[in-house]
Molecule: c-di-GMP-I riboswitch aptamer
Organism: Firmicutes bacterium UBA5324
RNA sequence: GUCAUAUUGUGGCAAACUUAUCGAAAGGUAAGGGCGCAAAGCUAUGGGUCUAAGGACUAACGUCUAUGAUUGCCAGGUUGCCAUC
Repeated sequence: GUCAUAUUGUGGCAAACUUAUCGAAAGGUAAGGGCGCAAAGCUAUGGGUCUAAGGACUAACGUCUAUGAUUGCCAGGUUGCCAUC
C1' cells in the first nucleotide's frame, strides 16, 4: 500500500508465582504480578471436587466422616455495563 473479515467506548476483574499473615489442612486475606475472563460481580441453593481438626473404627499402619473449603468446576438465583430492535 492492497484485499478480505469485523464494526462499543470508558473501563472492570486478576491465574500461576513471590512476600506477609490466618488456618489442623484444604484454603482465605493483603501487597506485588498478569494467565486469562462479557459477568472470572454477588450468592454455598443443587451437584462435583478438595481437606480431615474433632469424632468413629483398627493391635498397628491406617480407613471413614464436614460442621470446613472451592463461585476462575458445572449449574440455579440475583445484580450490573454497552450496542441494536